[in-house]
Molecule: c-di-GMP-I-GGC riboswitch aptamer
Organism: Bacillota bacterium
RNA sequence: UAUCGAAAAGGCAAACUUACCGAAAGGUAAGGACGCAAAGCCAAGGGUCUAAUGCGAGUUACCAGUAUCGCAAUGAUAGCCGGGUUGCCGAAA
Numbered sequence: 001u002a003u004c005g006a007a008a009a010g011g012c013a014a015a016c017u018u019a020c021c022g023a024a025a026g027g028u029a030a031g032g033a034c035g036c037a038a039a040g041c042c043a044a045g046g047g048u049c050u051a052a053u054g055c056g057a058g059u060u061a062c063c064a065g066u067a068u069c070g071c072a073a074u075g076a077u078a079g080c081c082g083g084g085u086u087g088c089c090g091a092a093a
Stems, first nucleotide, its partner, number of pairs: 004090002011036002016031006034079001040085003045081002047077003052074001053072005
């Protein structure tokens, strides 16, 4: 020095539980640790999840195009991948 990841200090915190927010996916807080060297931040690329709303279908019985089904992010996920950006420590090489 770092494209690398031994150690130590310190950090984060999956599942699950409780409360709150949300239509949901999910988020926030507390508890809790499966893991993580960016598991800090960014949702302008790809993927995945959801479907309030929109569009299409919809038995004709309840006549509301309702229930239900399909499609679609303006939603969610940075702990799915890639990318951007900031950053702690420093054994070996």